[in-house]
Context: one part of a larger RNA
């Protein structure tokens, strides 16, 4: 900037992807074959490699989450903590990302052919799958599945609004470099906060008790918590311009 208001929802020209394979049971120890040995067709079960999606399971990671420990240095001392040491080091781990884990994918079917198989049949009284006419035939092609797609300038279509609709601006995240793109702006749960609570770690701190003391034991599945969910206008999304 076109598409000759917007906004939603659309077709499908076009174009991309995908397309692999094993190995067992059945059909059957059957057809066949003296026997050894052993199927077409058909039906079915499970891998294996790919490939996509999720995180509910199995695990990793989790540098703003607990807990234990060791040195030093401050918080006047004890306790108790807080900064430094590779997050100081160990042991665990919520969201989130994530595979070695989970689920799911080829397929079946059409159609038209290739090699090849064939049927009806002359030209040539016969033969001949061909001249005319009919039928079949492959993971290879075109449909069918998945994805984008009206700059498809042939710019499409359908519903709705028509002072409609859109931006700026701001809380933002299932989105992200920026921008986009989604969710929202008081008639508000969009983000902090506070509630509850899921889940994490493992029974705080301080008191009493027991023990000479290290320590132990009750209050105590305590205390403390980050990203999860639910509820809540307390505080931030004002007023406003284009």
């Nucleotide at each position: 900037c076109g598409u000759u208001g917007a906004a939603a929802u659309u077709u499908g020209a076009g174009g991309g992807g995908g397309g692999u394979u094993g190995u067992c049971u059945c059909u059957a120890g059957u057809a066949c074959g003296a026997g050894a040995g052993g199927a077409c067709c058909g039906a079915g079960a499970u891998g294996a490699a790919c490939g996509a999606a999720c995180c509910u399971c199995u695990g990793g990671u989790c540098u703003g989450c607990c807990a234990g420990c060791u040195g030093u240095u401050c918080u006047g001392c004890c306790a108790a903590g807080a900064g430094c040491a590779g997050c100081g080091c160990u042991g665990g781990g919520u969201a989130g990302c994530u595979a070695u884990g989970u689920u799911c994918g080829g397929u079946g079917c059409c159609g038209a052919u290739a090699a090849g198989u064939a049927c009806u049949g002359a030209a040539a009284g016969c033969a001949u799958a061909u001249a005319a006419g009919u039928a079949c035939g492959a993971a290879a092609c075109g449909g069918g599945c998945c994805c984008c797609a009206a700059g498809a300038u042939u710019a499409g279509a359908u519903u709705u609004c028509u002072u409609a609709g859109a931006c700026u601006c701001c809380u933002u995240g299932u989105a992200g470099a920026u921008u986009a793109c989604g969710a929202g702006g008081u008639u508000g749960a969009u983000a902090g906060g506070g509630c509850u609570u899921a889940g994490g770690u493992g029974u705080a701190c301080g008191c009493a008790c027991c023990g000479c003391g290290a320590g132990g034991u009750g209050c105590u599945c305590a205390g403390c918590c980050a990203a999860g969910a639910g509820c809540u206008a307390c505080u931030a999304a004002a007023c406003a311009g284009u």
Predicted 3D model of a 242-nucleotide part of an RNA (large-subunit ribosomal RNA, domain VI) from a Minisyncoccota bacterium.
RNAcentral holds the full RNA, with entries from ENA.
Taxonomically the source falls in Minisyncoccota (Bacteria, Bacillati).
Model confidence (mean pLDDT): 88 of 100.